[in-house]
Context: one part of a larger RNA
RNA sequence: GGAUGAACGCUAGCUACAGGCUUAACACAUGCAAGUCGAGGGGCAGCAUGAUUGAAGCUUGCUUCAAUCGAUGGCGACCGGCGCACGGGUGAGUAACGCGUAUCCAACCUGCCGCGGGCCCCGGGAUAGUCCCCUGAAAGGGGGGUUAACACCGGAUGCCCUCGCGCCGCCUCCUGGCGGCGUGAGGAAAGGUUUCCGGCCCGCGAUGGGGAUGCGUCCCAUUAGCUUGUUGGCGGGGCAACGGCCCACCAAGGCGACGAUGGGUAGGGGUUCUGAGAGGAAGGCCCCCCACAUUGGGACUGAGACACGGCCCAAACUCCUACGGGAGGCAGCAGUGGGGAAUAUUGGUCAAUGGGCGGAAGCCUGAACCAGCCAAGUAGCGUGGAGGACGACGGCCCUAGUUGGUUGUAAACUCCUUUUAUGCGGGGACAAAGCCGCCCACGCGUGGGCGUUUGCGGGUACCGCAUGAAUAAGCAUCGGCUAAUUCCGUGCCAGCAGCCGCGGUAAUACGGAAGAUGCGGGCGUUAUCC
Repeated sequence: GGAUGAACGCUAGCUACAGGCUUAACACAUGCAAGUCGAGGGGCAGCAUGAUUGAAGCUUGCUUCAAUCGAUGGCGACCGGCGCACGGGUGAGUAACGCGUAUCCAACCUGCCGCGGGCCCCGGGAUAGUCCCCUGAAAGGGGGGUUAACACCGGAUGCCCUCGCGCCGCCUCCUGGCGGCGUGAGGAAAGGUUUCCGGCCCGCGAUGGGGAUGCGUCCCAUUAGCUUGUUGGCGGGGCAACGGCCCACCAAGGCGACGAUGGGUAGGGGUUCUGAGAGGAAGGCCCCCCACAUUGGGACUGAGACACGGCCCAAACUCCUACGGGAGGCAGCAGUGGGGAAUAUUGGUCAAUGGGCGGAAGCCUGAACCAGCCAAGUAGCGUGGAGGACGACGGCCCUAGUUGGUUGUAAACUCCUUUUAUGCGGGGACAAAGCCGCCCACGCGUGGGCGUUUGCGGGUACCGCAUGAAUAAGCAUCGGCUAAUUCCGUGCCAGCAGCCGCGGUAAUACGGAAGAUGCGGGCGUUAUCC
């Protein structure tokens, strides 16, 4: 000098963009953050419509009220499907194939999506809900009866697929791979609606993942030896798959000064800061990967989890309790306490982008987009411009005295401007999208036309007019380094200080004043890196 997720002191007009718990992965009140589908299903708690019956009022065919009917729109709870493994948070752990890079899988999986081929036959028994009963303080639990499905189960068929055996061809990267034929065994399905949406099997693709390996990846040798599933083999189990991953048996190996083992520290990368570079340092925001979800362990479901807002067990903590037993997990968004030098609103909207479900309308979305707070950063703008003295007043300094010096064109004063401010008026980008209705075209689910409708931000940004210099400057320093000096006070005191050092009676170094220098909506200090 540059830099910072900064903090502290003094000061502070506006706008835009970006940023904002670096500490206690400490504990959390409250609300919200993952639902959706009635075009899968039985139903009907509540709402609305309709019908029937009854009552009341009367303008005798209407209004109101009550009851009944799932009949219609819909729909709480329930069964079922898909989603909840994404998105969002954090950095505790991890020195590791965790990450980065490169290669490989002839050792693998992949829901939804795209393309292609083939198919959807016949039956069955339950179970939630609803009803009844019992039980518990509650959370809840138990029994009985009845019922549905795209829930579940049995059988059939098999384009094909899987496995076994036999034969043939081609290829090859240690194991083998691909294809064909024959034979035996095994393997499917679901309907709803009438435009359409689905179901099953197989192959290919796409996407996402799993695994293996080379190289790279901090400090300590005042850590020198480490290892028994340890290293390898055979056989098996398990897995989507390879593998001591796991197991039985056999062998006695394997690693290490090219640093094993142990200890400490740490998420890694793209990148960021600095530097001429080489290098050094860092990993906040954003993107990719990993790990974690009170702590430890475990599996279930599923295409996918060993699953933040799922389950079970154990533990600590908090809460409820009728003392028998229960409930909970903000490292989601806000917010609270605590810790700390220190870090924001218990805001708005699904309008856009994106996601889940749905045929769609649509619903949900603290993702996201906006707004709020904060000079905490960067950038832009302003606090006026021109003229104006043989130089006002005041301040300070010098001097015996004064046309002395300085503040200083600074002010006053004259002319001008109006960014900003205030007031008034105008103002619709983000929506050429999307939704709905009608119409048209064809390659039949796409495109086009017309109409209608959808904006949180927001009457915001922006534009015009009016008023009036009006509403807006500070901070640090002035001994040398280092740019900028005098007076007064103080008297080794009070104090300053980054280093050298100042202060003991004329202190350019302390405190004040005047002046000056530097930077300026900031300026200094502290901390850290280069």
Small-subunit ribosomal RNA, 5' domain from uncultured Paraprevotella sp., 530 nucleotides, folded computationally. Taxonomically the source falls in Paraprevotella (Bacteria, Pseudomonadati, Bacteroidota, Prevotellaceae).